Description: A computed fold for a 72-nucleotide RNA from Ligilactobacillus sp. LYQ60, annotated as transfer RNA. The organism belongs to Ligilactobacillus, within Bacteria. The same sequence occurs in records of 3 taxa.

RNA sequence: GGUCGUAUGGUCCAAUGGUUAUGACGCCGCCCUGUCACGGCGGAGAUUCGAGUUCGAUUCUCGGUACGACCG
Numbered sequence: 001g002g003u004c005g006u007a008u009g010g011u012c013c014a015a016u017g018g019u020u021a022u023g024a025c026g027c028c029g030c031c032c033u034g035u036c037a038c039g040g041c042g043g044a045g046a047u048u049c050g051a052g053u054u055c056g057a058u059u060c061u062c063g064g065u066a067c068g069a070c071c072g
Stems, first nucleotide, its partner, number of pairs: 001071007010025003018055001027043005048064005
């Protein structure tokens, strides 16, 4: 340099172009307990960036960035 793949809460992960973007761990609050832990209930927190297609994009197309694999 070329080809291909990946990018979603703090971490891991789901989502066939359409309902409030899923769940787990972690965090915060309340309940439970003599206290802690466990357990229960609730809450905050995310689609890598820029264009395009579309009535509508996490999803499709193009480009950028980062990471990875292969080739040279």